This is a predicted complex of two RNAs, RNase P RNA and transfer RNA, with 451 nucleotides together. Model confidence (mean pLDDT): 76 of 100.
RNA sequence: UAAGCAAAUCAUCUGUCGCGCUUCGUUCUCGAACGAAGUGAGGAAAGUCCGGGCAGUACAGAGCGCCGUACUUCCUAACAGGAAGGUUCCGAAGAAGUUUGGAAACAGAUAGUGCCACAGAAAGGUAAACUACCUCUGACUUGUCAGGGGAAAAGGUGAAAAGGUAAGGUAAGAGCUUACCGCUCAACUGGUGACAGUGGAGGCAUGGUAAACCUUACGGACUGAAAGACCAUGUAAACCGGGGUUUGAGGGCUGCUCGCCCGACCCGGAGGGUAGGUCGAUGGACGCUUUCAGUGAUGAAAGUGCUAGAUAAAUGACAGAUUCCAGCGUUUCGAGUAAACAAUGGAUACAGAACCCGGCUUAUGAUUUGCUUUUCUU
RNA sequence: GAUCCCAUAGUUCAACAGGAUAGAAUAGACGCCUCCUAAGCAUCAGAUCCAGGUUCGAGUCCUGGUGGGAUCA
Numbered sequence: 001u002a003a004g005c006a007a008a009u010c011a012u013c014u015g016u017c018g019c020g021c022u023u024c025g026u027u028c029u030c031g032a033a034c035g036a037a038g039u040g041a042g043g044a045a046a047g048u049c050c051g052g053g054c055a056g057u058a059c060a061g062a063g064c065g066c067c068g069u070a071c072u073u074c075c076u077a078a079c080a081g082g083a084a085g086g087u088u089c090c091g092a093a094g095a096a097g098u099u100u101g102g103a104a105a106c107a108g109a110u111a112g113u114g115c116c117a118c119a120g121a122a123a124g125g126u127a128a129a130c131u132a133c134c135u136c137u138g139a140c141u142u143g144u145c146a147g148g149g150g151a152a153a154a155g156g157u158g159a160a161a162a163g164g165u166a167a168g169g170u171a172a173g174a175g176c177u178u179a180c181c182g183c184u185c186a187a188c189u190g191g192u193g194a195c196a197g198u199g200g201a202g203g204c205a206u207g208g209u210a211a212a213c214c215u216u217a218c219g220g221a222c223u224g225a226a227a228g229a230c231c232a233u234g235u236a237a238a239c240c241g242g243g244g245u246u247u248g249a250g251g252g253c254u255g256c257u258c259g260c261c262c263g264a265c266c267c268g269g270a271g272g273g274u275a276g277g278u279c280g281a282u283g284g285a286c287g288c289u290u291u292c293a294g295u296g297a298u299g300a301a302a303g304u305g306c307u308a309g310a311u312a313a314a315u316g317a318c319a320g321a322u323u324c325c326a327g328c329g330u331u332u333c334g335a336g337u338a339a340a341c342a343a344u345g346g347a348u349a350c351a352g353a354a355c356c357c358g359g360c361u362u363a364u365g366a367u368u369u370g371c372u373u374u375u376c377u378u
Numbered sequence: 379g380a381u382c383c384c385a386u387a388g389u390u391c392a393a394c395a396g397g398a399u400a401g402a403a404u405a406g407a408c409g410c411c412u413c414c415u416a417a418g419c420a421u422c423a424g425a426u427c428c429a430g431g432u433u434c435g436a437g438u439c440c441u442g443g444u445g446g447g448a449u450c451a
Base pairs, nucleotide, nucleotide: 002373003372004371005370006369007368008367009366010365011322012321013320014319015318016317017316019040020039021038022037023036024035025034026033027032028031042350046361047360049359050358051357052356053355054224055223056222057221061258062257063256064255066220067219068218069217070216071085072084073083074082075081086106087104088103089102090101091100092099093098107215108214112213113212114209115208116207130155131154133150134149135148136147137146138145139144140143163181164180165179166178167177168176182204183202184201185200187198188197189196190195228279229278230277231276239269240268241267242266243265250262251261252260286305287304288303289302290301291300292299293298323347324346325345326344329341330340331339332338333336379450380449381448382447383446384445385444388404389403390402391401397434406422407421409419410418427443428442429441430440431439
C1' cells in the first nucleotide's frame, strides 16, 4: 500500500409543520374530533433457502413409494448452522524431519445397472494387434510378399489405454520373477471417533462418472397467520336436473393400495345474500455485565435492562446549533507532512418491520480497532 | 403474506434421462427475376436470463442471484 476476516458506530439538541400506537383529559351528533404526555425500523427489516415455536387436520395402523442429510466427535429447541479435530489438495518457509496459511457437496465405483460422443486396433473384459517387434509355413525376383501364432515393452488416438521405477528373465515380451514405492486385505498398538503407526499377507484386470439410477446409515406426517378461534350482518331450509339413504352417496387437507373412523345427505344449474370487527399479535430458546465449567461452540448461577405493532399499512419534511470528518488559507516555533486558528463543504451506501425466533445467502458507503496475507522501504 | 412454475434468434416453437456445428417457421439484410411492386428462387446475419460449480464435455445436472407468471380468504 492493497485485499480478506471479525467487532463497533453512523449521530445529539432546539424550533415549525405532519403521521401511527398507548394513556389521560375535554367536547358532542356516542364514535369520532381536539389537546397533553409517552413511544415509534435494520444489520440485513430483503431472498423465503434451511430449522424451530405456534395453529389446524383422528399424524390410529400396515405396505410400497417420496423427500432430505452424508469424514468424525461435540454444541443446540432444531438445522443443510456453529466449535474442535481428521484426511486430501494448493501456497509459503526450510537441506530435510517439519512448521505455518488457505480450500474441499469429504459415505460407497471391490453390491448391482447404465453411460463414456468424436478420434482410436481396442473404452471395460475371456480385454484389444493399426504401425513397429519376435517366430513358423509357403512363394519367388533372397529380402520382400501372403497366411498362421506370440507379444501391451515402443509409436499413434484420446479427457482417460488397465499400477510406477530398476534389475533379472525371454525368440520377442509381459507382476513372468525380485527389490523399493503405490494399492487391497485382515491382525496388533494408540485414539470416544474420523484416523494414525507397526510388522505381515495378496502380484494387484481394483479406469472415470453417484451435482446418473442406486446402495448403506440416519432423519422426515401434511398444511401454513389468507393457519386458526370468536362475535356481528344478511339470504332462498325455496326452484330445476342427477346420485344416494345399511345393497353406504360422500367425507376424514399426503402419491398409491389396504385398513380404520364419521356418515344422511352430496353434485351440477340458474338465482338470492354478506364481504364488518375482535383475538391470534408482540416479554422472549431476549439483551448486557460478572463469576464458574469447558480447548471451543456453549452451558450454569447472580445482578441488571427492556416495551414499534400498523392492516392498504405510521416512523417524515424544513431551518438552526453542537459534535465528527475533510479543509482554501493564516500564524507560531525548536522548521517537522509539527502545533494553533480557520473560510467553506459533507454527515451519504444498501435498504423500510407485517405472527415470532435461531441461522444461511444476497445487497451495502464512510470511519475506527484487532488479526491474517501480499508488495515496497528501512 | 404464503405456495408453486417458467426463462433458447426480433417473434413463435425444437434440441429424446449431458456429446461438440443449438435446428425450423416467420420477421430482417443483400442479390436474381419483373417496366415496378408482390409472390417465387438463392445467399447471409442473428440466440441458450446472469454468475459460480460438477463432468473429458452443460441449453440440459447442482448452488446463488435477476426477471416474469399462476394459485390460495